[in-house]
RNA sequence: AGAGUUUGAUCCUGGCUCAGAACGAACGCUGGCGGCACGCUUAACACAUGCAAGUCGAACGGAAAAUCAGAUUCGUCUGGUUUUUAGUGGCAAACGGGUGAGUAACGCGUAGGAAUCUGCCCUUCGGAGGGGGACAACUUUGGGAAACUAGAGCUAAUACCCCAUAAGCUUACUUAUGUAAGGAAACGGUUUUUCGCCGAGGGAGGAGCCUGCGUCAGAUUAGGUAGUUGGUGGGGUAAAGGCCUACCAAGCCAAAGAUCUGUAGCUGGUCUUAGAGGAUGAUCAGCCACACUGGGACUGAGACACGGCCCAGACUCCUACGGGAGGCAGCAGUGGGGAAUAUUGGACAAUGGGGGAAACCCUGAUCCAGCGAUGCCGCGUGAGUGAAGAAGGCCUUCGGGUUGUAAAACUCUUUCAUUCGUGAAGAUAAUGACGGUAGCGAAAGAAGAAGCUCCGGCUAAUUCCGUGCCAGCAGCCGCGGUAAUACGGGGGGAGCUAGCGUUGUUCGGAAUUACUGGGCGUAAAGGGUGCGUAGGCGGUUUAGUAAGUAAAAUGUGAAAUACCCGAGCUUAACUCUGGUGCUGCAUUUUAUACUGCUAUGACUUGGAUACGAGAGGGGAAAGUGGAAUUCCUAGUGUAGAGGUAAAAUUCGUAGAUAUUAGGAGGAACGUCAGAAGCGAAGGCGGCUUUCUGGCUCUGUAUCGACGCUGAGGCACGAAGGCGUGGGGAGCAAACAGGAUUAGAUACCCUGGUAGUCCACGCAGUAAACGAUGAAUGCUAUAUGUUGGGAAUUUUCUCGGUGUAGAAGCUAACGCGUUAAGCAUUCCGCCUGGGUAGUACGGUCGCAAGAUUAAAACCUAAAGGAAUUGACGGGGGCCCGCACAAGCGGUGGAGCAUGUGGUUUAAUUCGACGAUCCGCGCAGAAACUUACCAGCUUUUGACAUCGGGAUUUCGGGACAGAGAGAUUUGUCCUUUCAGUUCGGCUGGAUCCCAGACAGGUGUUGCAUGGCUGUCGUCAGCUCGUGUCGUGAGAUGUUGGGUUAAGUCCCGCAACGAGCGCAACCCUUGCCUCUUAUUGCCAGCAUUUAGUUGGGUACUUUAGAGGGACUGCCGGUGAUAAGCCGGAGGAAGGUGGGGAUGACGUCAAGUCCUCAUGGCCCUUAUGGGCUGGGCUACACAUGUGCUACAAUGGUGACCACAAUGGGCUGCAAAGGGGCGACCCUGAGCGAAUCCUAAAAGGUCAUCUCAGUUCGGAUUGUUCUCUGCAACUCGAGAGCAUGAAGUCGGAAUCGCUAGUAAUCGUGGAUAAGUACGCCACGGUGAAUACGUUCACGGGCCUUGUACACACCGCCCGUCAAGCCACGGGAGUUGGUCUUACCUUAAGGCAGUGAGCUAACCGCAAGGAGGCAGCCGACCAAGGUUGGGUCGAUGACUGGGGUUAAGUCGUAACAAGGUA
Repeated sequence: AGAGUUUGAUCCUGGCUCAGAACGAACGCUGGCGGCACGCUUAACACAUGCAAGUCGAACGGAAAAUCAGAUUCGUCUGGUUUUUAGUGGCAAACGGGUGAGUAACGCGUAGGAAUCUGCCCUUCGGAGGGGGACAACUUUGGGAAACUAGAGCUAAUACCCCAUAAGCUUACUUAUGUAAGGAAACGGUUUUUCGCCGAGGGAGGAGCCUGCGUCAGAUUAGGUAGUUGGUGGGGUAAAGGCCUACCAAGCCAAAGAUCUGUAGCUGGUCUUAGAGGAUGAUCAGCCACACUGGGACUGAGACACGGCCCAGACUCCUACGGGAGGCAGCAGUGGGGAAUAUUGGACAAUGGGGGAAACCCUGAUCCAGCGAUGCCGCGUGAGUGAAGAAGGCCUUCGGGUUGUAAAACUCUUUCAUUCGUGAAGAUAAUGACGGUAGCGAAAGAAGAAGCUCCGGCUAAUUCCGUGCCAGCAGCCGCGGUAAUACGGGGGGAGCUAGCGUUGUUCGGAAUUACUGGGCGUAAAGGGUGCGUAGGCGGUUUAGUAAGUAAAAUGUGAAAUACCCGAGCUUAACUCUGGUGCUGCAUUUUAUACUGCUAUGACUUGGAUACGAGAGGGGAAAGUGGAAUUCCUAGUGUAGAGGUAAAAUUCGUAGAUAUUAGGAGGAACGUCAGAAGCGAAGGCGGCUUUCUGGCUCUGUAUCGACGCUGAGGCACGAAGGCGUGGGGAGCAAACAGGAUUAGAUACCCUGGUAGUCCACGCAGUAAACGAUGAAUGCUAUAUGUUGGGAAUUUUCUCGGUGUAGAAGCUAACGCGUUAAGCAUUCCGCCUGGGUAGUACGGUCGCAAGAUUAAAACCUAAAGGAAUUGACGGGGGCCCGCACAAGCGGUGGAGCAUGUGGUUUAAUUCGACGAUCCGCGCAGAAACUUACCAGCUUUUGACAUCGGGAUUUCGGGACAGAGAGAUUUGUCCUUUCAGUUCGGCUGGAUCCCAGACAGGUGUUGCAUGGCUGUCGUCAGCUCGUGUCGUGAGAUGUUGGGUUAAGUCCCGCAACGAGCGCAACCCUUGCCUCUUAUUGCCAGCAUUUAGUUGGGUACUUUAGAGGGACUGCCGGUGAUAAGCCGGAGGAAGGUGGGGAUGACGUCAAGUCCUCAUGGCCCUUAUGGGCUGGGCUACACAUGUGCUACAAUGGUGACCACAAUGGGCUGCAAAGGGGCGACCCUGAGCGAAUCCUAAAAGGUCAUCUCAGUUCGGAUUGUUCUCUGCAACUCGAGAGCAUGAAGUCGGAAUCGCUAGUAAUCGUGGAUAAGUACGCCACGGUGAAUACGUUCACGGGCCUUGUACACACCGCCCGUCAAGCCACGGGAGUUGGUCUUACCUUAAGGCAGUGAGCUAACCGCAAGGAGGCAGCCGACCAAGGUUGGGUCGAUGACUGGGGUUAAGUCGUAACAAGGUA
């Protein structure tokens, strides 16, 4: 410090996720030791048991025990000492310890303040005189179950009371000062010192009170408040104060957020972070609050009191039912809750606290120990040598590699743990829980001590097997559908390590709330517009001030924590000394640049005003005009009009439409008219008048900062809508009809009501858009236009409105003096997508609705701009038998053949739009053959290896079994090669065992190779350069041209490659050469090129030539080229072929072959016989033959080419009606053989199911073959079906082509209408590119990229999820009014009772009980507010591989 994830790729926006650190944690697996820390975050839930606050006999009287002394009537008594102590009394118990419920507060933090109190402690001054009466304990009599308690009697004090005294205290007056008045003190103990007591002053520490500032969220909480705010009098308190009360006034708080609601103890700090911040408030420390819940006071220096009291309530316990007792949020511990948190331990040795004169006692504070890997830190689980690189495991290309110096083995060491011994510091004189602990020494032995997670990317680390969208994984992206580095296991590896992972939470990364440090044209985001309040900001200048600001000093910012130098535990964690820091607050002093304030200071440039001109659909009202539509009246006139893509509804013979004239009425204003003008925006358009707002310019004058923005607020605000009343011509939601359509609640048509218009109100929204808030300043230009001014020519200037563009900005597009540039001020708004601008609540509205405005839940994207493709019922250009123009077919019939389907034991398998279907198959009777039935075989039909045997193997004949494969015998024949003569070597055959063979089994979606198709279409790319942030672009686009990315020109491109073309083959012309088997002009010869001869010609087959837009003319840019012409056998690629770029279709083929994985192995392998692939209601593709006279039949007469031939072609001859047969010359072929038909001539048939057509069937034969039944071809005779030119639709072909005619060949017997070739005869048409199809280039739109066979919306149906409404039901909380009123203090009363003082007494003072009053907790009744839970039913929302209906959006998405 970043990374992954939206896309085909890119840049951006933007969210989600990860890597880091941390924790009072929990869970899973694992676990050796020690040190230091920490340990109920949940139920402030309930608590058994023990302990946690006592102490003082030197305050007091008793009691008990022990002991001593004395007396004694021996019962005991008196006195003393010591110990223990219930009670009275004193001090403490208000500290220490726990918890965080409440509290949004002067509670806390920080800095200050004045009107206070303060036991013990320190210090100073002064005092302590004289009296008195009781009550506990105790004794006794009672009550009660108990707790406890009543009466009587006795008694002490440092308990209580009275009097005296009063420096000082309090109060009043007064100038300091003084005077006067008033009331209030005390106590003793021990004895050696001394400790106590009272009053007063001061201090220290503590406590109370007040103030400034700071301190969470919500405005879907906007008004709150009657003791409320202030004053006066009084009361009250330690003390100021509405703290309380009476009266008076009407204030006080609040948008800088009062009140209300929710949540929360606050802080030092802690975690994180670069910092700023954010989160947090365990342990430690400071403060606060609380102590079962609520209220209350008492005592006291201090409490409204955790281990005190009273009352009320809930709960628990005891009870004799009458009544009592209790409060672990102290330490342990229990139950419960929970994912989860410890021992009913030791000691007061240390530190501290209480009491005491002290000894000492108490102390669950504290110090220790126990439990827990909860965290941090340290240590160990061994070290060295050790290659046969052992065994085993795993992988393997079978060679090896890896685990791995790892182990074993050898040599060492002993930290920790273990055993034994010794043994501290902590303790200043004594005292040690910890603890026989830490440490030290010794002993034995590598001995007792390693796991967890991960290995697709992020992210370090990979292989095999298993599984097969299953099981499972997953933080995000995503893995898994038979070769998973992602699941599970094994091997190996990586990381951390007594831990490792997971989960949860916080910060970080996240500049993703942006102060530091973001944005708002299109990504989320500018308010519809203006006016203006508060607020914020504000021109030049002078003087003063010093609030902000700056500097310095002082105080404070507790300690701990943090940081730094050191120190102590062996180190570290931990602890300690010192320093720094704590960024803050306050006070004082100084400075005065800037900001503020004051001086109604000064100024003129911002702003405003006056005078002078100007433009304008700016606004309002009244009046008025013509054109047009419609309607009415009248005339002319007759059959249609209207409307549409085409129609119909509709109107019209009752006279429409058309046309003429007149009239009525309403609405809108043609031309001018323009990216023009005006207005704040919405918006504004005939003309005239009236009223009226704003703006611009010129030159002068005046005022003198008067300005800018603007939360709330107010006003305006299109269309549509609402209310009331008018108006209503045209148009026109709704509605009706007609069409269209599968449907058509639409688009189109005919009608048509609200509405549109006017007046007055309401409403308050729009893609109210420049998707761009307002204002000011600055920063190149060019050009158009509008209004004014100066100049009058070139221009200049002010205000508006457009275009193109510098710099700059921007993700890009684009913006660019009219900024989206550079800056300043103010306002509004945004923070992933959906849910949703929705729900609830509030406000407004007559309603419709508007405004404000969420959440649960779902999701990893949604989105912007640009790029390359693809696509479009977008555009432009161009091509193709693509259409058109023609010719001939298919589709109808019969047959052949292939396919589907069906059937079957099997009908083997593959191929399926184009690019399957006379395809694989150039040929299924057996074989083929893969299929079926049956029989049979198991190292195999075939290959290699080991062992053994034999020496050949083989051939022939005969006999037998069997359907055959196979098998049982006999006989004959030949006896391999080498040789060292040995079965020794090679080879061969057989037998045995297993490794293996074998598989037309599976996967063409694991593959190679080959092939089809787009397409013989003209395209597809690269290097360098340039442009762009980038994907990419450029080149390859443009202007011409071509069959062509063919060529030329231009150009930020310049070149190059694969394609095109050419080179290759064939054909067309010529020349040369060659002349046998070819040929024959001339010469001879023959029946015959038969022979001699010749090689001219034809031909053969080799080499050349020839054609290149080369020549001429025109055209074109003078180019490329095109058009025409000449010559030429051939002319613009001469014709034909071979040749198939980058790629597409997971196209086809595992059954040609090859091949990975998987599967079978007495079978899915091998062999054999028979059957099947040939089935047959049907459907379909491709063909053949026809339907006839351009023909059929018969007879006669011609003319080819390519080929093939020994398992062959076969002449001639003979036989048969014929298929064919017999015989067989010649020929391994320019020599021999195989051979034309259409055509021509003559004859006949005469339009018919025929002398057309030949299917089908019968019968007799021929040929091939082991064998023609299933299942071949052919011949003869007989039979003579459908069919009379074929619906919708559809195919081929542009010249030697179509059409038509025959011929040959391949396919190992036979089988051809198929296929591949060959020649004969030989046309028609093409205006042209509008349209349908396919393709190429450019451009445009896109929400597509699996690329339109794309994407995608909504209802309905189903499952699941959360939410809203809902008659209500139920609970919490706050609150109004009233009632009742405990305890309590206060006020009153006090006739009852009454020790201290006064009084001789009576009595009094004072006090107490009782009674009563207001206040008041809980409670009761009642009415509201608010927040939850739940609710039949209901509403929408979200989500879920393959449901229904349509097709709304994306292309002009088919109605933008």
The RNA shown here (small-subunit ribosomal RNA) has 1456 nucleotides and comes from a metagenome.
The coordinates come from a structure-prediction model, not an experiment, and the mean pLDDT is 84.